[in-house]
RNA sequence: UUUCAGGGCGGAGUGAAAUUCUCCACUGGCGGUAAAGUCCGCGAGCCUUUUGAUAAGGUUGAUUUGGUGUAAUUCCAAAACCAACGGUUAUAGUCCGGAUGAAAGAAA
Numbered sequence: 001u002u003u004c005a006g007g008g009c010g011g012a013g014u015g016a017a018a019u020u021c022u023c024c025a026c027u028g029g030c031g032g033u034a035a036a037g038u039c040c041g042c043g044a045g046c047c048u049u050u051u052g053a054u055a056a057g058g059u060u061g062a063u064u065u066g067g068u069g070u071a072a073u074u075c076c077a078a079a080a081c082c083a084a085c086g087g088u089u090a091u092a093g094u095c096c097g098g099a100u101g102a103a104a105g106a107a108a
Base pairs, nucleotide, nucleotide: 001108002107003106004105010024011023012022013021025094026093027083028082029042030041031040032039037081038080045059046058047057048056049055063079064078065077066076067075085097086096087095
């Protein structure tokens, strides 16, 4: 310098109205480490101050039990849990929007 860099609502029910509620289902960014959504660290998001651009500070979710092993909250078995902001005939991790954005970082 160039390229790349987030996935997921299918079925049933109620209702005037729901991919938003209820039941079942489905998804899991980057680096580290025995292979991780839940460990450690980071990014994104959000908040405050500030600016011409921006920058600085803050905040930031959730796991247990058993097994194998030199080593695993990472594998195997089982049962749990979590998921920004704005919008919407009805409450959203999965729809629409900021975003054809930004970025941890990866490759050349």
The RNA shown here (FMN riboswitch aptamer (RFN element)) has 108 nucleotides and comes from Massilioclostridium coli.
Its Rfam family is "FMN riboswitch aptamer (RFN element)". From the family's description: The RFN element is a highly conserved domain that is found frequently in the 5'-untranslated regions of prokaryotic mRNAs that encode for flavin mononucleotide (FMN) biosynthesis and transport proteins.